[in-house]
Molecule: transfer RNA
Organism: Patescibacteria group bacterium
RNA sequence: GCGAGAUUAGUUUAGUGGUAGAACUUCAGCUUCCCAAGCUGAAAGCGCGGGUUCGAUUCCCGUAUCUCGCU
Numbered sequence: 001g002c003g004a005g006a007u008u009a010g011u012u013u014a015g016u017g018g019u020a021g022a023a024c025u026u027c028a029g030c031u032u033c034c035c036a037a038g039c040u041g042a043a044a045g046c047g048c049g050g051g052u053u054c055g056a057u058u059c060c061c062g063u064a065u066c067u068c069g070c071u
Stems, first nucleotide, its partner, number of pairs: 001070007010024004018054001026042005047063005
């Protein structure tokens, strides 16, 4: 230099154009003499910039970081 893949919540991840889900974690409440466990509820997310579209996490282009391969 060229090519491929990944980027979604604090962490691990699902999601092939129509309200973004889960687990763990955190917080509050219930339960308990207390703690742990358990139950209920809540908070928290699409790397960034453009384009296509009535509508984009999803499709296209560029860019950033990481990983792999080729030279």